[in-house]
Context: one part of a larger RNA
RNA sequence: AACGAACGCUGGCGGCAUGCCUAACACAUGCAAGUCGAACGCUAUUUAUAGAGUGGCGCACGGGUGAGUAACGCGUGGGAACCUGCCUUUUUCUGCGGGAUAACGGUUGGAAACGACCGCUAAUACCGCAUACGCCCUUCGGGGGAAAGGUCCGCCGGAAAAAGAGGGGCCCGCGUCUGAUUAGCUUGUUGGUAGGGUAAUGGCCUACCAAGGCGACGAUCAGUAGCUGGUCUGAGAGGAUGAUCAGCCACACUGGGACUGAGACACGGCCCAGACUCCUACGGGAGGCAGCAGUGGGGAAUAUUGGACAAUGGGGGCAACCCUGAUCCAGCAAUGCCGCGUGUGUGAUGAAGGCCUUAGGGUUGUAAAGCACUUUCGCUGGUGAAGAUGAUGACGGUAACCAGAGAAGAAGCCCCGGCUAACUUCGUGCCAGCAGCCGCGGUAAUACGAAGGGGGCGAGCGUUGUUC
Numbered sequence: 001a002a003c004g005a006a007c008g009c010u011g012g013c014g015g016c017a018u019g020c021c022u023a024a025c026a027c028a029u030g031c032a033a034g035u036c037g038a039a040c041g042c043u044a045u046u047u048a049u050a051g052a053g054u055g056g057c058g059c060a061c062g063g064g065u066g067a068g069u070a071a072c073g074c075g076u077g078g079g080a081a082c083c084u085g086c087c088u089u090u091u092u093c094u095g096c097g098g099g100a101u102a103a104c105g106g107u108u109g110g111a112a113a114c115g116a117c118c119g120c121u122a123a124u125a126c127c128g129c130a131u132a133c134g135c136c137c138u139u140c141g142g143g144g145g146a147a148a149g150g151u152c153c154g155c156c157g158g159a160a161a162a163a164g165a166g167g168g169g170c171c172c173g174c175g176u177c178u179g180a181u182u183a184g185c186u187u188g189u190u191g192g193u194a195g196g197g198u199a200a201u202g203g204c205c206u207a208c209c210a211a212g213g214c215g216a217c218g219a220u221c222a223g224u225a226g227c228u229g230g231u232c233u234g235a236g237a238g239g240a241u242g243a244u245c246a247g248c249c250a251c252a253c254u255g256g257g258a259c260u261g262a263g264a265c266a267c268g269g270c271c272c273a274g275a276c277u278c279c280u281a282c283g284g285g286a287g288g289c290a291g292c293a294g295u296g297g298g299g300a301a302u303a304u305u306g307g308a309c310a311a312u313g314g315g316g317g318c319a320a321c322c323c324u325g326a327u328c329c330a331g332c333a334a335u336g337c338c339g340c341g342u343g344u345g346u347g348a349u350g351a352a353g354g355c356c357u358u359a360g361g362g363u364u365g366u367a368a369a370g371c372a373c374u375u376u377c378g379c380u381g382g383u384g385a386a387g388a389u390g391a392u393g394a395c396g397g398u399a400a401c402c403a404g405a406g407a408a409g410a411a412g413c414c415c416c417g418g419c420u421a422a423c424u425u426c427g428u429g430c431c432a433g434c435a436g437c438c439g440c441g442g443u444a445a446u447a448c449g450a451a452g453g454g455g456g457c458g459a460g461c462g463u464u465g466u467u468c
Stems, first nucleotide, its partner, number of pairs: 001467003005464005012340006018333002020298001025296003029293003034057003039054002042051004064251003073176007082168003087164008095129004104119006135144003149156002177223003184214003189211008226248004230241004253274005276287004304330001306329003312326001313324004343373004353364004377409001379404005387395001412457005417438003423452005433440002
């Protein structure tokens, strides 16, 4: 000097920030991802909507956490064998058919969760045929492959291919903590051939062949740790650190797995196993706050079960609009930084009181009172925004402005032996106590406790912890 701090005493206001560093401990309750009737059938009615279902897009973003990870994880600079929904640009096409199925109806099982069988129906759901510049495969002869309609008639869509933008996957050079009281490690191991697999390279995987590969320039092992931009400190070099904000990574009760999809091996999806909790008719089921609030627990310690989609942004929709604990706001906390106030001028008889005293006086001290003023903040009343390009304002009757009353409502904390700014008296008597170091205290203690006085900082002041 600094802090995501805590503790003690004290505490007026505002602005801007910040707020579980510990148990990645367990979680009651509510909310946090929906939307589309301009894809489709059905049901209900008040004929305009509502409801569940099929279907589409989204749910892979946004938000949280830092457990794991010493790694191409991150940072930086390169590379070639790749993918890419929505968006932009360009070219071409959008012809003809088919069979189902949910909802629904009937029967029925179960405590429930949830099913079973029979029957009916639609689509931008599913399938086939045709067509194919470009596309894919090819032994270069040839072979293969698409589409979807809706409409309020304005449009909104669909298929194929190429390019772009943005996004992502992969590979490599260099850099990236401690320990040698860890010295050897390795068999898919290292390389090759062939094949499989992937969007794609590759021992990624398999078969065969060779016997390699790494290591004192520290392999392997062990410990610790998310990395970075940055932050703190310092003249710098450096040291320490990685809260908030931003980029990347990893994780989502623990472990494993795939499905769907342009994209996941998927926080609020699925399956299996495990621990835990809950329901049960004992046959079987349900759950996952490291989302926002909130609860218990742990802890020295960290906030409201708030408002709004008004703005910004995101998802769906032609749109109107709907959703959004992202976000914007408000609440709580002197947790931090910054600003302001708690009055101003005058006032000597140097009042009273306190304290000291050599008893004369000194000091508190212009301090108070008194007199004359002012009104910041706060209080009361009134007006009242910007943020919103046309409408729409949660914040909020907020900020700000005007008027009014009245010095009125607003000062503490630590220290005074030296270091180190600031001294006397009383009490105590190696006791009680103080203390960062040196050290004070055993009868005159400037060092303990109190008082008077003084010094420092000030809505804070001290202490403790940690870093430089």